[in-house]
This is a predicted structure of a 72-nucleotide RNA (transfer RNA) from a Candidatus Woesearchaeota archaeon. The coordinates come from a structure-prediction model, not an experiment, and the mean pLDDT is 81. Rfam family: tRNA. It is annotated as a transfer RNA. The sequence was found in a public genome assembly.
RNA sequence: GCGGUGAUCGUACAGUGGUUAGUAUUCAGCCCUGUGGAGGCUGAGAUCCGAGUUCGAUUCUCGGUCACCGCC
Numbered sequence: 001g002c003g004g005u006g007a008u009c010g011u012a013c014a015g016u017g018g019u020u021a022g023u024a025u026u027c028a029g030c031c032c033u034g035u036g037g038a039g040g041c042u043g044a045g046a047u048c049c050g051a052g053u054u055c056g057a058u059u060c061u062c063g064g065u066c067a068c069c070g071c072c
Base pairs, nucleotide, nucleotide: 001071002070003069004068005067006066007065010025011024012023013022018055026044027043028042029041030040031039048064049063050062051061052060
């Protein structure tokens, strides 16, 4: 330099154009318990950036940034 893959709560991952963006963990409160832990309930927390297509974009297209892999 060229090509490919990826970027979503603090962390690890789902999510094939419309529905409350979901799960685990984390954090806060409550229940439970002699205390703690474990367990249960409720809640908080995210779509990498910019543009385009569309009535509507996390999703499709283009560009950028970053990470990983391959080729030279």